Context: one part of a larger RNA
Molecule: small-subunit ribosomal RNA, 5' domain
Organism: Ameyamaea chiangmaiensis
RNA sequence: GAGCGAACGCUGGCGGCAUGCUUAACACAUGCAAGUCGCACGGACCUUUCGGGGUUAGUGGCGGACGGGUGAGUAACGCGUAGGAAUCUAUCCAUGGGUGGGGGAUAACUCUGGGAAACUGGAGCUAAUACCGCAUGACACCUGAGGGUCAAAGGCGCAAGUCGCCUGUGGAGGAGCCUGCGUUCGAUUAGCUUGUUGGUGGGGUAAAGGCCUACCAAGGCGAUGAUCGAUAGCUGGUCUGAGAGGAUGAUCAGCCACACUGGGACUGAGACACGGCCCAGACUCCUACGGGAGGCAGCAGUGGGGAAUAUUGGACAAUGGGGGAAACCCUGAUCCAGCAAUGCCGCGUGUGUGAAGAAGGUCUUCGGAUUGUAAAGCACUUUCGACGGGGACGAUGAUGACGGUACCCGUAGAAGAAGCCCCGGCUAACUUCGUGCCAGCAGCCGCGGUAAUACGAAGGGGGCUAGCGUUGCUC
Numbered sequence: 001g002a003g004c005g006a007a008c009g010c011u012g013g014c015g016g017c018a019u020g021c022u023u024a025a026c027a028c029a030u031g032c033a034a035g036u037c038g039c040a041c042g043g044a045c046c047u048u049u050c051g052g053g054g055u056u057a058g059u060g061g062c063g064g065a066c067g068g069g070u071g072a073g074u075a076a077c078g079c080g081u082a083g084g085a086a087u088c089u090a091u092c093c094a095u096g097g098g099u100g101g102g103g104g105a106u107a108a109c110u111c112u113g114g115g116a117a118a119c120u121g122g123a124g125c126u127a128a129u130a131c132c133g134c135a136u137g138a139c140a141c142c143u144g145a146g147g148g149u150c151a152a153a154g155g156c157g158c159a160a161g162u163c164g165c166c167u168g169u170g171g172a173g174g175a176g177c178c179u180g181c182g183u184u185c186g187a188u189u190a191g192c193u194u195g196u197u198g199g200u201g202g203g204g205u206a207a208a209g210g211c212c213u214a215c216c217a218a219g220g221c222g223a224u225g226a227u228c229g230a231u232a233g234c235u236g237g238u239c240u241g242a243g244a245g246g247a248u249g250a251u252c253a254g255c256c257a258c259a260c261u262g263g264g265a266c267u268g269a270g271a272c273a274c275g276g277c278c279c280a281g282a283c284u285c286c287u288a289c290g291g292g293a294g295g296c297a298g299c300a301g302u303g304g305g306g307a308a309u310a311u312u313g314g315a316c317a318a319u320g321g322g323g324g325a326a327a328c329c330c331u332g333a334u335c336c337a338g339c340a341a342u343g344c345c346g347c348g349u350g351u352g353u354g355a356a357g358a359a360g361g362u363c364u365u366c367g368g369a370u371u372g373u374a375a376a377g378c379a380c381u382u383u384c385g386a387c388g389g390g391g392a393c394g395a396u397g398a399u400g401a402c403g404g405u406a407c408c409c410g411u412a413g414a415a416g417a418a419g420c421c422c423c424g425g426c427u428a429a430c431u432u433c434g435u436g437c438c439a440g441c442a443g444c445c446g447c448g449g450u451a452a453u454a455c456g457a458a459g460g461g462g463g464c465u466a467g468c469g470u471u472g473c474u475c
Stems, first nucleotide, its partner, number of pairs: 001475004006471005013347006019340002021305001026303003030300003035062003040059002043056005069258003078183007087175003092171008100134001102132002109124006140149003154163003184230003191221003196218008233255004237248004260281005283294004311337001313336003319333001320331004350380004360371004384416001386411005394402001419464005424445003430459005440447002
C1' cells in the first nucleotide's frame, strides 16, 4: 500500500447491488419446511333437477435417495486430473414382441376385548392396477448344447382412441468399482503388519477384489519417511504480488462426509435413509408408575457462548421440483419484502454575486494581521427528500407476492441533510494559554522537571468524507 463474512469508538441524509453465528456439530418452546392421485379400489358422509356432483379415513401407486442445512469426522482413490473394465439404472427417448384364463386373502367396515395414554388383540364381511398359481413364451436367462426356466392390469371414453401393464434391445442422463500422478506439519514418532502379502477351492455382490471363509506358501510396507502423533473437508476459485510465490477455501458452483451419540438392517431402480424403522446410550417431556413420546447442522424464532452476525414477514406471480389425464394441490427450494453504513458503487447536504474586508473569536511589535467572499445582503435553482396526481416491464391468451414499487407529471421552499482523525520527525499541516517528570501522550525515535509547535484546551491549518479512526488477521 492492498484486502476482510470483521469488531470497537465518534458520527450518520438518500438510492442501487451484494453480504450477514467465523464462537457451542451447545440445548431447543411454537409455527411452517413433502406430498399427491377418486381416471387403481371397496366403503362412509354430504348434496341432487335422480342424469349426476362433491368430501375423504383406509387399501393401492408414484414421490419422501431430489431440493434445503452443516463441516463434526476424514491426510483418504476423500478431492483434483488423466485413464480403465468386471457393473446397475425408476422416470424419459427410440425400437421389437406380448397383454389369455383362473384363485385365495386382507385393511377399511361390523361385533367384541385390553390399555391412563401411545396403541393393540380376537371373531365376521369385502374390493383392486394389492397378492398367488396355470397357459403362452423370445433375438431374454441358465446349460452338461440334449434341454430347462421366467411375465402381464387394468382405468377413462358412446366410439375413435387415450393413459397404462409385461418382456427384450439400444440411447440419454445418473450411480457403483479400479488405477497413474498431485494433495499440511512433526524423526524429541524407526520400525510396522497375521486376513497381514500372494495362490487354490468355496461363498458373497449389480460388479473386479482377502470383500468373507477353509487350506497352502511366507510374504507385504519402510529413510524417495512406513507406522504413530498433530492439524485439516477437497476443488473451481478468493486475497496479495510486476511475476515467481505466499496466504486462504465466507457468499456462488462441482465433489465428499454427517443428521442427538454409537450400531443395524428393512423397503426400494436408487438409502444402510436429516423431518423412515429397530436396538443401545445420554438428555428432555407425559404418566393412572404398568408404560410411552422426542431429535431445528431446514426457514423463522428462544436460551446459552461470544468482540460479533437479521423477521416467529409476503407469495407460489416468475424459475424449478413432486403428484395428477387434467383442473389443480404441495413447495421456508425460489422470488420478494423487513433489519444492519457490513461492503462496493452512485448522488446530495446548494449555485452565482457580494469589501463597510461588518460584528464576534484568535493573535499582536497595539500599527495591525487572520478567520474571510467566509457570513449577512441581493439574484437564482430544486437533485435527493416532503406532499398531490398518473402508473408499468417482468405475463406470447388468463394469472403480479413485489407494489400504488420503479418511472413520469405537478406544488412549496435553501428549505430537512457533516462529520471524523491528525498538525515534533518519519508525514501534509503552528500559534496562544493551562500544566510543571505531575496530569498525560506514544506505531518507532521519543515528549513532560516554569516560556512544551509532542500532554489538555482554544484559534488556525492539513487529510479523508457518510464516513473517519482504532484493534485483529493475510500478502